A computed fold for a 364-nucleotide part of an RNA from a bacterium, annotated as large-subunit ribosomal RNA, domain IV. The RNAcentral record of the full RNA draws on ENA. Its Rfam family is "Bacterial large subunit ribosomal RNA".
Context: one part of a larger RNA
RNA sequence: CCCUCGCUAAGGAACUCGGCAAAUUGGCCCCGUAACUUCGGGAGAAGGGGUGCCCUUGGAGGUGGAUGGCUGAAACGCCAUCUGCUUCUGGGGGUCGCAGUGACCAGGCCCAGGGAACUGUUUAUCAAAAACACAGGUCCUCGCUUAACCCGAAAGGGGAUGUAUGAGGGCUGACGCCUGCCCAGUGCCAGAAGGUUAAGGGUGGAGGUUAGGAGGGCUUUUGCCCUCCGAGGCUUCUACCUUAAGCCCUGGUAAACGGCGGCCGUAACCCUAACGGUCCUAUGGUAGCGAAAUUCCUUGCCGGGUAAGUUCCGGCCCGCAUGAAAGGCGUAAUCACCUGGGCACUGUCUCGGCGAGGGACCCG
Numbered sequence: 001c002c003c004u005c006g007c008u009a010a011g012g013a014a015c016u017c018g019g020c021a022a023a024u025u026g027g028c029c030c031c032g033u034a035a036c037u038u039c040g041g042g043a044g045a046a047g048g049g050g051u052g053c054c055c056u057u058g059g060a061g062g063u064g065g066a067u068g069g070c071u072g073a074a075a076c077g078c079c080a081u082c083u084g085c086u087u088c089u090g091g092g093g094g095u096c097g098c099a100g101u102g103a104c105c106a107g108g109c110c111c112a113g114g115g116a117a118c119u120g121u122u123u124a125u126c127a128a129a130a131a132c133a134c135a136g137g138u139c140c141u142c143g144c145u146u147a148a149c150c151c152g153a154a155a156g157g158g159g160a161u162g163u164a165u166g167a168g169g170g171c172u173g174a175c176g177c178c179u180g181c182c183c184a185g186u187g188c189c190a191g192a193a194g195g196u197u198a199a200g201g202g203u204g205g206a207g208g209u210u211a212g213g214a215g216g217g218c219u220u221u222u223g224c225c226c227u228c229c230g231a232g233g234c235u236u237c238u239a240c241c242u243u244a245a246g247c248c249c250u251g252g253u254a255a256a257c258g259g260c261g262g263c264c265g266u267a268a269c270c271c272u273a274a275c276g277g278u279c280c281u282a283u284g285g286u287a288g289c290g291a292a293a294u295u296c297c298u299u300g301c302c303g304g305g306u307a308a309g310u311u312c313c314g315g316c317c318c319g320c321a322u323g324a325a326a327g328g329c330g331u332a333a334u335c336a337c338c339u340g341g342g343c344a345c346u347g348u349c350u351c352g353g354c355g356a357g358g359g360a361c362c363c364g
Stems, first nucleotide, its partner, number of pairs: 001359008010350002014348001019345001027051005036041001038174001052095019096100001108343007115335002120132002136172007149158003175330004180260003185257002187253005194248003200242010212229007261279005288322001289319001300316005
C1' cells in the first nucleotide's frame, strides 16, 4: 500500500450525477394511527410505552396419584377432597447492571410528482424496465362432406373427437368519465348497366411448301433442267365475331391505413378579437390535457420550496412539433421502476486517526 472488518472528538450529506455505500430501525405485548379510497384497503401508517431475575398473590385450562361418594353385579364413568407435574395470563413487592427480544437472528420513516392498473414475463452471459403479458374493450374472418386458419409438393395432421356463449386473426389494455370531424387518396366489402380485357373457340384472308398442269431448253427414246400457274394437306401469320375475373365505374366502410389549413381586417385608452372578408381543402383538431417521458427558442413567465434551485411542485398557454382504442383525461392499491423534498441516522464528507485478520514485502 491492497482486501475484509471494528471503533472514532466536534459537525451531520457540507460528499456525490445521485445519501452510492454505510449507519439508523428491527422480535413480541400494549396504547395509538392521517389524507385518500374501488370501503377491501391505506396500516406494521406515523408516533409512544413495556420486556431480566427473585418473592408473593390471583384467574383460566391440561394431566398423574391417593381417599371417599353416586349409579351399578363388577368395572368403566361422573363428582368431591388431598397431594404432585405442567400450559397460558394478571396484581403486588423486591433486586442487579451502562444496557434485560442483554449474544445470534429479525422493517428506517414521511411528503409530492411521472409511468405502468394489479400478481406475473424478459435480453442464460453488461439492460428487470415505463418493455412483454394480463383480465376487460372493440373490429374482422369462419355455417362445418375438407369451417376459417396453420404445418405439409402429397397423403395426412392440427384446429377439434370442438360447432358462433365456438374457433382464428388485428388493435387497445383493470376501473371511472369519454372516445369528436373527414371515405378525396390507399385498403377492404357490396354491386352490376356500360367501357376495356387473356388463353380458347368460330368465320374469313395472306404467306410458305407441291401432286398436277402450261410454256421453253437439252436429249434417239426413257429422261433431265428452267420459268409460270397451282387443288388438297401440313405449316407461319392475320382481320373480325364470341368470351371470365380484374381494372374503369356505382355505393359503403376510420376501435381500416391514414388525415384533421392559410392570409387580411375589426370593439370609444392601449391590448385583444366574440365578428367580418378572402383563398384552398375530403374535412380543417371537438372534449380533455399542455414548456409535458412531447417545448426548439428556454434556465419561457408568475408563485412555492432554499441564504442561494438549468432539477422539482402549482399555475399560465404563442402546443417549433398534444389530443381521443399507434386511445384522451382521471384514479385507490401495487412497484429491487424514475424524479424532487423532509425527519431520523451516520467516516459519504470537513479530514483524518486508531485497531484486527488476510495479502503484498523480507528470511527459511